[in-house]
Molecule: transfer RNA
Organism: Candidatus Omnitrophota bacterium
RNA sequence: GGUGCGGUAGCCAAGCGGUAAGGCAACGGUCUGCAAAACCGUUAUUCAUCGGUUCGAUUCCGAUCCGCACCU
Numbered sequence: 001g002g003u004g005c006g007g008u009a010g011c012c013a014a015g016c017g018g019u020a021a022g023g024c025a026a027c028g029g030u031c032u033g034c035a036a037a038a039c040c041g042u043u044a045u046u047c048a049u050c051g052g053u054u055c056g057a058u059u060c061c062g063a064u065c066c067g068c069a070c071c072u
Stems, first nucleotide, its partner, number of pairs: 001071007010024003018055001026042005048064005
């Protein structure tokens, strides 16, 4: 330098046109003599960044940045 894959909450991770599931963690609550466990609730409106297409973009297109793998 080229090709491919990926970037979504504090962490892991689904979603690939119609306003983002789940798990862990954290916080609040119920329970308990106090805890742990269990159960209930809360937590993304800049989905890496910028631009384009569209009535509507996390999703499609282009560029850029970062990470990984392969080729040279």